About this RNA
Small-subunit ribosomal RNA, central domain from an uncultured bacterium, 355 nucleotides, folded computationally.
[in-house]
Context: one part of a larger RNA
RNA sequence: CUGGGCGUAAAGGGUGCGUAGGCGGUUGUACAAGUUAGAAGUGAAAUACCCAGGGCUUAACUCGGGUGCUGCUUCUAAAACUGUAUGACUUGAGUGCAGUAGAGGUUAGUGGAAUUCCUAGUGUAGCGGUGGAAUGCGUAGAUAUUAGGAGGAACACCAGAGGCGAAGGCGGCUAACUGGACUGCAACUGACGCUGAGGCACGAAAGUGUGGGGAGCAAACAGGAUUAGAUACCCUGGUAGUCCACGCCGUAAACGAAGAUUAUUGGGUGGGGGGGGGGGUAUGGACCCAUCGGUGCCGCAGCAAACGCAGUAAGUUAAUCCCCCUGGGGGAGUACGUUCGCAAGAAUGAAACUC
Repeated sequence: CUGGGCGUAAAGGGUGCGUAGGCGGUUGUACAAGUUAGAAGUGAAAUACCCAGGGCUUAACUCGGGUGCUGCUUCUAAAACUGUAUGACUUGAGUGCAGUAGAGGUUAGUGGAAUUCCUAGUGUAGCGGUGGAAUGCGUAGAUAUUAGGAGGAACACCAGAGGCGAAGGCGGCUAACUGGACUGCAACUGACGCUGAGGCACGAAAGUGUGGGGAGCAAACAGGAUUAGAUACCCUGGUAGUCCACGCCGUAAACGAAGAUUAUUGGGUGGGGGGGGGGGUAUGGACCCAUCGGUGCCGCAGCAAACGCAGUAAGUUAAUCCCCCUGGGGGAGUACGUUCGCAAGAAUGAAACUC
């Protein structure tokens, strides 16, 4: 260097952007680097390999001979493919114009319900809680109820296996700013593309630094129960935290356990976003037809160890590029070293030994 794999057996990076690199649409011309053909030189001898022989009775061994040596250099020729240079093209990609849907993002403002607390009124002996209790609260007037006020957090119904986003994720309402997608037209650019080692950015929850905030909930903690015990499950309390601003952390069953892009391959059925046509109608809607892009279910071929997947593939003799695995379980995602981090720790990542 070569091989086989990666839904569940080991194995897809959490996600995107993008550098180097790898790969790359149609067509003309030129060159001839790769490529192909021919020629010359070289490829020393010995050894090794192969062929047919000689010498020891044979073989091993040995002797001389022949073929050959994928390679390298130079020259000549070819021009299909790759490449390079240059010109053209429009289907890939992008721009433009006209529209559409959406919890996409950021900031500011604002609304009602509910919980808790405070004040006042009514009112009286219980309330609360459980399987049953107790701790707890209450005659210093609780629970309940009415009125007023404070404050924080989350947004019932709508709500949908519905939508949007690269992923994480996103849900009251309004405004401002802002990203992407889709449909139609085919005006413009003319391969500008795909992937992407490093790198950069984003990245739930928990945790962490500084400063705020703190209603409810609630690790830790305290008490009451249960129990043989109960450092739990149940109950009464309750602090970090949960919330905000600015930093850090960088991990998750970060899951579709499924990398990205492209091409291609029977059907059926349902949501959601478009534009087009048909008949019908009230210039409407339902409806029918084909179509574009997204999201589900069922299933043929095919694939698969099976489960299952099946135009959203896990199908194809598929193509290109990247990460990862390489081989039992444990030791161990540990030790050591290094990098990063305020720390917690993260990333990288063994061996002895053992079954």
Its Rfam family is "Bacterial small subunit ribosomal RNA".